[in-house]
């Protein structure tokens, strides 16, 4: 330098062929339970879906570029 794959919550991940308000588990916060802790019940907060632009009535999803990571080739 060329190619392939990936980037979604603090962490690990899902998201079916573009469709309404983006989800789960763990973690975190509050509360109940306990003498206290652990555990458990109930409730809650947290995301510009890597970034920029394009297509579309509508984009996490399609297209282009850029960045980063892993792997392959040179």
């Nucleotide at each position: 330098g060329g190619g392939u794959u990936g980037u979604u919550a603090g962490c690990u991940c899902a998201g079916u062929u573009g469709g309404c308000u983006a989800g789960a588990g763990c973690a975190c916060c509050g509360u109940c339970u306990u003498g206290a802790c652990a555990g458990g019940g109930c409730g809650g907060g947290g995301g510009u879906c890597a970034c920029u632009g394009g297509u579309u009535c509508g984009a996490a999803u399609c297209c282009a570029g850029u960045a980063c990571a892993a792997c392959c080739c040179a």

Annotation: Model confidence (mean pLDDT): 80 of 100. The RNA shown here (transfer RNA) has 74 nucleotides and comes from a Bacteroidota bacterium. The sequence is in RNAcentral, with records from ENA. Rfam family: tRNA. Rfam classes the family as a transfer RNA.